Context: one part of a larger RNA
RNA sequence: GGACGAACGCUGGCGGCAGGCCUAACACAUGCAAGUCGAACGCACCGCAAGGUGAGUGGCAGACGGGUGAGUAACGCGUGGGAACGUGCCUUUUAGUUCAGAAUAACCACUGGAAACGGUGGCUAAUACUGGAUACGCCCUUCGGGGGAAAGAUUUAUCGCUAAAAGAUCGGCCCGCGUUAGAUUAGGUAGUUGGUGGGGUAAUGGCCUACCAAGCCUACGAUCUAUAGCUGGUCUGAGAGGAUGACCAGCCACACUGGAACUGAGACACGGUCCAGACUCCUACGGGAGGCAGCAGUGGGGAAUAUUGGACAAUGGGCGCAAGCCUGAUCCAGCCAUGCCGCGUGAGUGAAAGGCCUUAGGGUUGUAAAGCUCUUUUGUCAGGGAAGAUAAUGACGGUACCUGAAGAAUAAGCACCGGCUAACUUCGUGCCAGCAGCCGCGGUAAUACGAAGGGUGCUAGCGUUGUUC
Numbered sequence: 001g002g003a004c005g006a007a008c009g010c011u012g013g014c015g016g017c018a019g020g021c022c023u024a025a026c027a028c029a030u031g032c033a034a035g036u037c038g039a040a041c042g043c044a045c046c047g048c049a050a051g052g053u054g055a056g057u058g059g060c061a062g063a064c065g066g067g068u069g070a071g072u073a074a075c076g077c078g079u080g081g082g083a084a085c086g087u088g089c090c091u092u093u094u095a096g097u098u099c100a101g102a103a104u105a106a107c108c109a110c111u112g113g114a115a116a117c118g119g120u121g122g123c124u125a126a127u128a129c130u131g132g133a134u135a136c137g138c139c140c141u142u143c144g145g146g147g148g149a150a151a152g153a154u155u156u157a158u159c160g161c162u163a164a165a166a167g168a169u170c171g172g173c174c175c176g177c178g179u180u181a182g183a184u185u186a187g188g189u190a191g192u193u194g195g196u197g198g199g200g201u202a203a204u205g206g207c208c209u210a211c212c213a214a215g216c217c218u219a220c221g222a223u224c225u226a227u228a229g230c231u232g233g234u235c236u237g238a239g240a241g242g243a244u245g246a247c248c249a250g251c252c253a254c255a256c257u258g259g260a261a262c263u264g265a266g267a268c269a270c271g272g273u274c275c276a277g278a279c280u281c282c283u284a285c286g287g288g289a290g291g292c293a294g295c296a297g298u299g300g301g302g303a304a305u306a307u308u309g310g311a312c313a314a315u316g317g318g319c320g321c322a323a324g325c326c327u328g329a330u331c332c333a334g335c336c337a338u339g340c341c342g343c344g345u346g347a348g349u350g351a352a353a354g355g356c357c358u359u360a361g362g363g364u365u366g367u368a369a370a371g372c373u374c375u376u377u378u379g380u381c382a383g384g385g386a387a388g389a390u391a392a393u394g395a396c397g398g399u400a401c402c403u404g405a406a407g408a409a410u411a412a413g414c415a416c417c418g419g420c421u422a423a424c425u426u427c428g429u430g431c432c433a434g435c436a437g438c439c440g441c442g443g444u445a446a447u448a449c450g451a452a453g454g455g456u457g458c459u460a461g462c463g464u465u466g467u468u469c
Base pairs, nucleotide, nucleotide: 001469002468003467004466006465007464008463009462010461013343014342015341016340017339018338019336020335021301026299027298028297030296031295032294035060036059037058040057041056043054044053045052046051067254068253069252076179077178078177079176080175081174082173085171086170090167091166092165093164094163095162096161097160098132099131100130101129107122108121109120110119111118112117138147139146140145152159153158154157180226181225182224187217188216189215192214193213194212195211196210197209198208199207229251230250231249232248233244234243235242236241256277257276258275259274260273279290280289281288282287307333309332310331311330315329316327317326318325319324346374347373348372349371354365355364356363357362380405381404382403383402384401388396413458414457415456416455417454418439419438420437424453425452426451427450428449434441435440
């Protein structure tokens, strides 16, 4: 000198764009954040009807989007390769869409419980479930053979359903190289290293298991310990490098703590399930409920970080043929000089007082002020008024912007002035009070302390502190 997710002190006019719990992955009141489909189905209710509403069965979605960085020194990430894999929705192609059956929720009756939530009996439907048929291709095969499918709906044109192949997308797995510090950590390892058989998986593999062998890693640092999410990037620097990983983007990990699986194309699942634990709450004491590291918000911690706002208008996502519904994603608004950028706080003319210094002549503040003349950015008032949207639909918002009116009116501070370092005098104080980044000032004329006048620098900021180059 530069930088900052900054904080603190003094000060503070406006706008645009961005940013805003770095600390306790501490605990959370309240509201909202994931639903949707009647063109799958029966039922109840409303209605004259058309139609609508409600819970339930069923389908798709809830594995995305959003948050956080605790853990992780690892194939986690980055980069470049690889073979033994999966892939709902989407695209292309081929073929098919047949026959039958048994239930069950809702509902009704009875009934348990304070509640949460149930139990028994009875009735009913389906694109829910089951069986048969057929299936070139598909799967298994000892090559003889064996196995496996479907679902309908309606406005009659479509939307679906099943099987197979291919693509696209996304993902799982393996490997080379790179990826912090410590040797005051030197040995570590028994499923450990390899093989064979088997199991398991979508798939390779000690992934698991039985048996066999005794290997495997390590001074090119194993193991242990500490620290840490990684990257694109960011800051700095001429570069090499050093530091860093807020915001934005990619990947990973986590969701009160630990464990587990279920469903599913996909999870071992933030707002799903089960078990255990800690904590909080309800209780009729028998038993139950909960999980903000979603958006707001509260307490706490802290030097420190915002509204319990508006809208689905746009973009995107889920569902739906659609109309549409949902969306704290998102788009906006609110708060904060937190940062960057821009603008303003007037312009011209005009030589008083006062202050300060003084060699008492004067000098300086200083064209600075007043006065006179002018202008009107910002702000105020009035009028008009968008784009963003496409036939319709605008939260933002009567916003941005434009026009007009009055009126200098509404708007300047902060630090410093011994040297480094731009800027000096007087008074006060008297090694006191104090200053200080370093050197150092102060003990009676202090340009270094305090005040004043003057000056220098930056400016809606200026200084200080912290961190980093």
Molecule: small-subunit ribosomal RNA, 5' domain
Organism: metagenome